[in-house]
RNA sequence: AACCUCCUUCAGGGCAGGGUGAGGCGUCAGGCCAACUCCCGACCGGUGGUAACGCAUAGCGAAGUCCACGAGCCUACGGGCACGAACUGGUGAGAUUCCAGUACCGACGGUACAGUCCGGAUGAAAGAAGGAGACG
Numbered sequence: 001a002a003c004c005u006c007c008u009u010c011a012g013g014g015c016a017g018g019g020u021g022a023g024g025c026g027u028c029a030g031g032c033c034a035a036c037u038c039c040c041g042a043c044c045g046g047u048g049g050u051a052a053c054g055c056a057u058a059g060c061g062a063a064g065u066c067c068a069c070g071a072g073c074c075u076a077c078g079g080g081c082a083c084g085a086a087c088u089g090g091u092g093a094g095a096u097u098c099c100a101g102u103a104c105c106g107a108c109g110g111u112a113c114a115g116u117c118c119g120g121a122u123g124a125a126a127g128a129a130g131g132a133g134a135c136g
């Protein structure tokens, strides 16, 4: 120094604008209200790892869709279930990560069908930082 134990703090962003009208209200009639859920369009990207890129280069930063993890539900508390998405071209020895283009994805409950609203949640948590102890 690492490992180990304990404590503290921290740990998620996002519908501008337009259309439609389920439904509601009202008149003698003409009408009025009405979706962040639908349609057009807009916007967003948790944590660890990797990285041929970048920078102010002992180092630092860099992936939503490459690897892994977290959030949910049930429980007889042993555990069980659920859990999304990328291609094409370029350069190159090599690209899943660079450059260009075009796509795609987003728990549960509520409600007009929700990644973006409201709710569980002043919660939990991947993990990050700091401190103490023990060991040595």
Base pairs, nucleotide, nucleotide: 004133005132006131007130008129009128010127017040018039019038023033024032025031042116043115044106045105046069047068048067049066053061054060055059064104065103072081073080074079086102087101088100089099090098108119109118110117